[in-house]
RNA sequence: GAGAACACUCUGGAGAAUCCCAUUCAGUUGGGUGCCGAAGGUGCAAGCGCGUUUCCGCGUGAAUCUCUCAGGCAAAAGGACAGAGCAGGGGUA
Repeated sequence: GAGAACACUCUGGAGAAUCCCAUUCAGUUGGGUGCCGAAGGUGCAAGCGCGUUUCCGCGUGAAUCUCUCAGGCAAAAGGACAGAGCAGGGGUA
């Protein structure tokens, strides 16, 4: 001299049944059917590594892609991500 990730605060923030049956003081509890992807999680392309099955196999390997396990389908809450703030946080020459 400069200051990332992360934490914290504020703002924005999509999708999909206020479904059906029973039950409860109460979206309280149980069951059923149909859906959604943007908490979290699964899978993998190139590349890289290994191999004496080499147009192959194994390992590694990203996402808002994929699956839908979890979660969700009025509002509220949550919410990837984005913007702003920041006296926390931290390294290089």
Glycine riboswitch aptamer, 93 nucleotides, folded computationally. It was read from a public genome assembly, where an Rfam model found it. Its Rfam family is "Glycine riboswitch aptamer". Rfam's curators write: This family represents the bacterial glycine riboswitch. Its mean pLDDT, the model's own confidence on a scale to 100, is 77.